RNA sequence: ACCGUGCGCUUGCCGAAUCCCGUGCGCGGGAACCGGGGAACCAACAGAACAGGGGUGAAUCGGGCGGCAGCGCCGCGGCCCGUAGGAGACCUUCUUCCUCCGAACCCGUCAGCUAACCCGGUAGGCGAAAGGGAAGGAAAGG
Numbered sequence: 001a002c003c004g005u006g007c008g009c010u011u012g013c014c015g016a017a018u019c020c021c022g023u024g025c026g027c028g029g030g031a032a033c034c035g036g037g038g039a040a041c042c043a044a045c046a047g048a049a050c051a052g053g054g055g056u057g058a059a060u061c062g063g064g065c066g067g068c069a070g071c072g073c074c075g076c077g078g079c080c081c082g083u084a085g086g087a088g089a090c091c092u093u094c095u096u097c098c099u100c101c102g103a104a105c106c107c108g109u110c111a112g113c114u115a116a117c118c119c120g121g122u123a124g125g126c127g128a129a130a131g132g133g134a135a136g137g138a139a140a141g142g
Stems, first nucleotide, its partner, number of pairs: 010128005018031005032122006042112001051109001052110001053107004061082005067076002085101004090137006097131001
C1' cells in the first nucleotide's frame, strides 16, 4: 500500500413493516401505512376431477439440456439461456445506456368486483461513492 473480517458512528437501500402513549416490562392501546374477507349493479357460467381453486409478492412465461417416474393419459424436480415485470442516494417523469432481481411462502375444496361491516400485518435482509443522461422542481450556497 492492497485485500478480507469484526465493531462503532454517520448516512442510506429493498419492503406496508414506522411513530406515539401506557406498562406489573409478560405486554396492552392508538395513529399511520399495508393486506384479506364481504351486497346491489356489472361480470362470469369454465372444466379439462387419474383432480382443483385461491392469496401475499416485481418474481410471470418460453426454449434447451440431461435425470427420475411412467409405458394408455398426465408428470416431477435440477441446470442453462431468455422473458412479462421490478429495484438502483434530493424528489418526480422520460430513457432495452449500465448493474442487479426475476424468489419464497401461505389458505385448504373455499373466496370475481363490492358500500356498510368484519379480520389481520407492522417483519426480515442489505450498502459505504452508493448507475449514467435529459427535463421540471426542491434544498443549500452565493